RNA sequence: GGACGCUUAGCUCAGUUGGGAGAGUACUUCCUUGACGUGGAAGGGGUCAUGGGUUCGAGUCCCCUAGCGUCCA
Numbered sequence: 001g002g003a004c005g006c007u008u009a010g011c012u013c014a015g016u017u018g019g020g021a022g023a024g025u026a027c028u029u030c031c032u033u034g035a036c037g038u039g040g041a042a043g044g045g046g047u048c049a050u051g052g053g054u055u056c057g058a059g060u061c062c063c064c065u066a067g068c069g070u071c072c073a
Stems, first nucleotide, its partner, number of pairs: 001072007010025004019056001027043005049065001051063003
C1' cells in the first nucleotide's frame, strides 16, 4: 500500500425482511438472613464509533473518516 471483517448499556454480546433498542452480567433499592453470601422482586443506565446520503421511516441499505483484528504485498 491492497482485500475482508468488526465497532450497540460499565463488561460480554443478540438484534433474522428497514418500523417495539434488548439479553446475560455488573450497579442501586427492597424482601429473605443474627450478619455476609446465595436466592427473589423492582429500578436506573444508550449520540447504535464519526460525519453525510437514500427512504414516510435507518442499529440495519450506500459513501467518507477514525479505531481494532485477519490475510496479501
Source information:
This is a predicted structure of a 73-nucleotide RNA (transfer RNA) from an Erysipelotrichaceae bacterium. The coordinates come from a structure-prediction model, not an experiment, and the mean pLDDT is 82. Rfam family: tRNA. Gene Ontology term of the family: triplet codon-amino acid adaptor activity.